[in-house]
Molecule: small-subunit ribosomal RNA
Organism: uncultured prokaryote
RNA sequence: AGGGUUUGAUCCUGGCUCAGAAUGAACGUUGGCGGUAUGGAUUAGGCAUGCAAGUCGCGCGAGAACUGAAGGAGCUUGGCAUUAGGAGUGGACAGUGGCGAAAGGGAGAGUAACGCGUGGAUACUUACCUCGGGGUCUGGGAUAGCAGUGGGAAACCGCUGGUAAUACCGGAUAGCGUCUCCGGACCAAAGGUGUGAUUCCGCCUGGGGAUGGGUCCGCGUCCUAUUAGCUUGUUGGUGGGGUAAUGGCCUACCAAGGCAAAGAUGGGUAGCGGGUGUGAGAGCAUGACCCGUCUCACUGGGACUGAGACACUGCCCAGACACCUACGGGUGGCUGCAGUCGAGAAUCUUCCGCAAUGGGCGAAAGCCUGACGGAGCGACGCCGCGUGCGGGAUGAAGGCCCUCGGGUUGUAAACCGCUGUCAGUUGGGAGGAAAUGCUAUGGGGCACUCUCCAUAGUUUGACCGAUCUUCAGAGGAAGUCCGGGCUAAGUUCGUGCCAGCAGCCGCGGUAAGACGAACCGGACAAACGUUAUUCGGAAUUACUGGGCUUAAAGAGUACGUAGGCGGUCUUGUAGGUUGGGUGUGAAAUCCCACAGCUCAACUGUGGAACUGCGCUCAAAACCCCAAGACUUGAGGGAAGCAGAGGUAAGCGGAACUGAUGGUGGAGCGGUGGAAUGCGUUGAUAUCAUCAGGAACACCAGUGGCGAAGGCGGCUUACUGGGCUUCUACUGACGCUGAGGUACGAAAGCUAGGGUAGCGAACGGGAUUAGAUACCCCGGUAGUCCUAGCUGUAAACGAUGAGCACUUGGUCGUGGGGACUUCCACAUCUUCUCGGCCGUAGCGAAAGUGUUAAGUGCUCCGCCUGGGGAGUAUGGUCGCAAGGCUGAAACUCAAAGGAAUUGACGGGGGCUCACACAAGCGGUGGAGGAUGUGGCUUAAUUCGAGACUACGCGAAGAACCUUAUCCUGGUCUUGACAUGCUUGAGAACCUUCCUGAAAGGGAAGGGUGCCUUCGGGAGCUCUUGCACAGGUGCUGCAUGGCUGUCGUCAGCUCGUGUCGUGAGAUGUCGGGUUAAGUCCCUUAACGAGCGAAACCCUUGUCCCUAGUUGCCAGCGAGUAAAGUCGGGGACUCUAGGGAGACUGCCGGUGUUAAACCGGAGGAAGGUGGGGAUGACGUCAAGUCCUCAUGGCCUUUAUGACCAGGGCUGCACACGUCCUACAAUGCGUCGUACAAAGGGAAGCGAACCUGCGAGGGCAAGCAAAUCCCAAAAAGCGGCGCUCAGUUCGGAUUGUAGGCUGAAACUCGCCUACAUGAAGCCGGAAUCGCUAGUAAUCGCGGGUCAGCAUACCGCGGUGAAUAUGUUCCUGAGCCUUGUACACACCGCCCGUCAAGCCACGAAAGUGGGGGGGGCUUAAAGUCACCGAGCUAACUUCGGAGGCAGGUGCCUAGAGUCAACUCCGCGAUUGGGACUAAGUCGUAACAAGGUAGCC
Repeated sequence: AGGGUUUGAUCCUGGCUCAGAAUGAACGUUGGCGGUAUGGAUUAGGCAUGCAAGUCGCGCGAGAACUGAAGGAGCUUGGCAUUAGGAGUGGACAGUGGCGAAAGGGAGAGUAACGCGUGGAUACUUACCUCGGGGUCUGGGAUAGCAGUGGGAAACCGCUGGUAAUACCGGAUAGCGUCUCCGGACCAAAGGUGUGAUUCCGCCUGGGGAUGGGUCCGCGUCCUAUUAGCUUGUUGGUGGGGUAAUGGCCUACCAAGGCAAAGAUGGGUAGCGGGUGUGAGAGCAUGACCCGUCUCACUGGGACUGAGACACUGCCCAGACACCUACGGGUGGCUGCAGUCGAGAAUCUUCCGCAAUGGGCGAAAGCCUGACGGAGCGACGCCGCGUGCGGGAUGAAGGCCCUCGGGUUGUAAACCGCUGUCAGUUGGGAGGAAAUGCUAUGGGGCACUCUCCAUAGUUUGACCGAUCUUCAGAGGAAGUCCGGGCUAAGUUCGUGCCAGCAGCCGCGGUAAGACGAACCGGACAAACGUUAUUCGGAAUUACUGGGCUUAAAGAGUACGUAGGCGGUCUUGUAGGUUGGGUGUGAAAUCCCACAGCUCAACUGUGGAACUGCGCUCAAAACCCCAAGACUUGAGGGAAGCAGAGGUAAGCGGAACUGAUGGUGGAGCGGUGGAAUGCGUUGAUAUCAUCAGGAACACCAGUGGCGAAGGCGGCUUACUGGGCUUCUACUGACGCUGAGGUACGAAAGCUAGGGUAGCGAACGGGAUUAGAUACCCCGGUAGUCCUAGCUGUAAACGAUGAGCACUUGGUCGUGGGGACUUCCACAUCUUCUCGGCCGUAGCGAAAGUGUUAAGUGCUCCGCCUGGGGAGUAUGGUCGCAAGGCUGAAACUCAAAGGAAUUGACGGGGGCUCACACAAGCGGUGGAGGAUGUGGCUUAAUUCGAGACUACGCGAAGAACCUUAUCCUGGUCUUGACAUGCUUGAGAACCUUCCUGAAAGGGAAGGGUGCCUUCGGGAGCUCUUGCACAGGUGCUGCAUGGCUGUCGUCAGCUCGUGUCGUGAGAUGUCGGGUUAAGUCCCUUAACGAGCGAAACCCUUGUCCCUAGUUGCCAGCGAGUAAAGUCGGGGACUCUAGGGAGACUGCCGGUGUUAAACCGGAGGAAGGUGGGGAUGACGUCAAGUCCUCAUGGCCUUUAUGACCAGGGCUGCACACGUCCUACAAUGCGUCGUACAAAGGGAAGCGAACCUGCGAGGGCAAGCAAAUCCCAAAAAGCGGCGCUCAGUUCGGAUUGUAGGCUGAAACUCGCCUACAUGAAGCCGGAAUCGCUAGUAAUCGCGGGUCAGCAUACCGCGGUGAAUAUGUUCCUGAGCCUUGUACACACCGCCCGUCAAGCCACGAAAGUGGGGGGGGCUUAAAGUCACCGAGCUAACUUCGGAGGCAGGUGCCUAGAGUCAACUCCGCGAUUGGGACUAAGUCGUAACAAGGUAGCC
């Protein structure tokens, strides 16, 4: 510090998510030791049991146990181990009195508050402590305990008698204090210890101090406006009361105030702070442990006592709950320490001790202390240590992987040597302990009671135990998570969209680095992961530090209140501001330094810091404030100007519709085409007149005006604003503007008018599968006017208002000025308004750019992922429709903006192609051939499927071929390859049996080569092991090959340039071409793969050569024939050259490229044909050519054999053949090719057969011989339009050939038979010249079989010179919500499942208030006839019981408010691979879309 995730890719916006740190945690797996911290976060739910506050006998009465003197009794010589006795000691239980119990300890329910924090204030108080002042005199009456007695189950209560005090009450005294009318009045006490007190401990009184507390104030302190008004003791005053003290704290009276948009009141939530976590900080979150403070103590109320409480382990009352009960009545309060139940994911021992520290009481010893100190439990956190160290390679075994070579685990282990931490064992043991007390000595304080100091001795450890030491031995001690990317770390197997994983993206559908396992690796380590939560990353609430044209976001517009901000100069003040000083900011924490535990955690000491608040001194620039002045902002005055600015009234013409009349006579109207409709009762058309309503052509313009909405004939009246020029006026009067107010298109609503045209709804006609639409004919509301309401629009410049500044050009509108002698035009200049283009800058880009989206300032509004949703609910406005305000649950990982490249469009432009058109011939109809589908079958093997499968793989299935085809019979190391191994044998050959054959079985012959004589090499058979084999699967794992777009003209690269980038440019544009062919222009310049050319063939000529080809001339020769001698002229053959290049001429064109025409030429603009196929597309085809990964199979899916099938036939389709005839058919005669093939071959001639063929046989491995006859053609003859002398299917008979073998299932011949068919529906195919059409020939395959395929030549046309349309293609451009790319995307209803939410008759519960009734305890006030020790002048005073009243917890009841739950039914919403109906949107989305 960033990363992942929207896209084909890009840049943004924007959310989601990850890496970090943390926790009082929990869960899973695992778990050696120690130190130090920490541990009921949920039910402030209920609690058994024990303990947690007592102490003082030196205040008092009484006094048990215990101890026990004197004297006596008893027994006795002394004396006593006896007994009574009771001085004294002692201090239990209980009481009285004092102090404490208000601290300590726990919890966070309540509380949004002077509760807390911080800084101040004072009208108050403060027991114990401290300082100093004064005092402590004299009396009295009771009462607990106790004794007796009574009631009660108990708790407890009553009566009688009697007793003490540091308990209570008088009197005296009064420095001080309190009150005061300033004369005066009033007010206290207690003693104890001790032989002994001025001195010790107390008591009283008042005054200081310290400490603690009470109260008040400034500032700060969560969310909510879907809470906007709240308040009657309320706000203030006066009198009184009350309190320690101020105060409506309380009361009477008076006044009518007080609070609130800077958020009152209400609702929700919450103890607050020091701090803690995180963060760079600012912040955000939090308030466990520790410290401060507040509040609470079963719930609610109340007071008493006291220095202090309205009191955690006190009291009274009410309530709920629980317990005891004799049913009458009582008792209790763990949010103290342990512990228990419950609920919960979850949180410990019913431990030890007062040794230390601290507290209470006491003179003290001491007692008490679940505060505290310790131990126990929990890896809950932090920190530390260990689980060994060194050597050790045949790199052991085992595991895993493997290309089988090896690699890795891995120096890891074994093995050798060493050490001894921790734990275990043995024995010691520092320290936590110093005080107090006691004893002794000495010294000081007037001191035998007290006290201080010093010294010596003595006393005290619950618990822990540093550290040292003995022993033994590497022995007792490693796991968890992860390994697709983010994110460090990968392989194999299993699984097969299953099981599963997942924080996000996403993995899994047979080769998963993502699931599970193994091995290996990575991270951390006594822990590691997960979950939850907080901060961070997130600049994703933006103070630091964001935005609003199009991504979410400017209110429709203006006026204006509060508020915020505000021009120039001077003076003053000092609130803000700045600087200095000072007080405070508790300690702990954090930070720094040092120190103590072996280190660290932890702890100690010191410092810094605590960014804050207060006080004070100073400054005066800026802001505020006060005063004064100014003119440039703003306003005013005068003179002009433009304008659809507004309101009202009047007027006008065109058009339209209707009415009346005339003319006229059959249609009109409407559409893509029609129909509905109108019309002989006279329409449409046309003329005239009349009526009516609405709107104002031309002018008219990115022209004008207005705040916006909006405003358009003309005139008049009234009226708002703006601009220009001049100015000697005012003097900051300004800008913005939360709330508020006004205006505000269209539609809509209310009332009343009006209604020509148009026209929702509605009716009809069409269209359509349907058509509740688009189109047509009608047509109501409405549109218009008046008066109101509504208050919204894509109310848009999707751009708030104002001010200032920042290069320019150009056009328009309205003014002014200059120049011109003047006017006009023109030119220059200035102000206002309206546009365009563009600099810098800005911006994600598009764009914007003085009319900013630039640079600054001021104010307001608004935004924070998409959906749910502008919905629900509440409130408010409205007559309604509806508007304004405006969520959540749930769900997704995106939604979105701009731009890029493609693809696509029922977008556009240009261009091309047998694409269409123009032609010729076909297919589709018939019969047959062949392929496919389907059907059938034991099997009809498999593949190919629009174009680009279907006479395709197959250049030829009778057997073979032939295959997981079928039936049957067989073989198992195999039909084929290699190696090892057992045994036998040369190899090999022959025969027999069985069988359909394969196969099985048996017999015989035969003995090779080398040799060191053991054997070995090779071959065959055999046994076993490795393996062979597979036309088995996957073409969606692949290579190779192929098809198609397409012989279409495209596809790219380097450098440069432009762009943030994807990308663009080049490759676009203007011409031109068959062509991205070439030229020109040009931020491009070049290059590559394609095109072209090079190659083959053909067309002309030349040279060379001349056999097997040729034969003109010469010769020979024949019946004839290049037959022969010869020849190279010609043809030809086959080698090499030439030739064609827009080269030449003319024209057009840009002086170009090129095109048009022409000449010459065998050939002319690529001469014709072929080979040649760019980047890529279709997961196109092929695992059955071949190769190959993986999987499957192994007495079978391999191999062999026989027979059958692949040929099967109601049918459908494709491709062909033959025809339907006379441009023909038949027959006779006759002419002319090219290219090929030939030895298991071609086979002449001759003979034979009607023929297919057969016989014999020459020649030829071929320019020599053969196949071989070319056919159409040409010349005769016949046929004469018919199912024929057309056509030949089908069938019969007889033959031939090949072949072991023609039944299934070959071809041919002869004779006979003679089917359909008379030119073919919708539709559809090929072809632009030696082409189509037509005619035959050859070849491959092949034993045989050709209408197929591949070639060859013969004859030989027609039409088009065009691009509207169909199809396909190329380039440019445009739109896009597509990118699997239109066979795309995508919307809504319905149906199904599931989830959350709203409404709902009602129903259940909670909360805070209010009214009324009632009212416990209790304070206060009043009464107090009853009772009454202290005083008494004997009258009484005072006190008490009791009663009344006010207040009031609670209870009851009533009507509202508010929140939560349930709810038949209902509403929409979200989600869910393959449901239904349509096709609304995205392209002009097929009616542009949207508001």